Transfer RNA from Candidatus Nitrosocosmicus sp., 75 nucleotides, folded computationally. It matches the Rfam family "tRNA". Its family is annotated with triplet codon-amino acid adaptor activity in the Gene Ontology. NCBI's taxonomy places the organism under Archaea, Thermoproteati, Nitrososphaeria, Nitrososphaerales, Candidatus Nitrosocosmicus.
RNA sequence: GGGCCGGUGGUCUAGCCUGGUUAAGAUACCGCCUUGACAUGGCGGGGGUCGUUGGUUCGAAUCCGACCCGGCCCA
Numbered sequence: 001g002g003g004c005c006g007g008u009g010g011u012c013u014a015g016c017c018u019g020g021u022u023a024a025g026a027u028a029c030c031g032c033c034u035u036g037a038c039a040u041g042g043c044g045g046g047g048g049u050c051g052u053u054g055g056u057u058c059g060a061a062u063c064c065g066a067c068c069c070g071g072c073c074c075a
Stems, first nucleotide, its partner, number of pairs: 001074007010027004020058001029045005051067005
C1' cells in the first nucleotide's frame, strides 16, 4: 500500500441484510421491597454524539462516499 471483518450506555452483545412512533437484552451502578442481618430474589430508576464527517430520503444506528481506530490476511 491492497482486501476482508468490526466500532451501539461502564462492560458484553442484539438490532443493520429488508430505513418508519420513544434504540433492546444481559451485567454493573442507585433506590425500594423481602431478611434478625447478609446473600439470593422481586420491582423501579439513571446512564447512548449508534467511531467522525458529508450525501441520498418526508424520515438514517440501518443505504452510499471519504476519513479515523482495532483485528485478520496478502504484498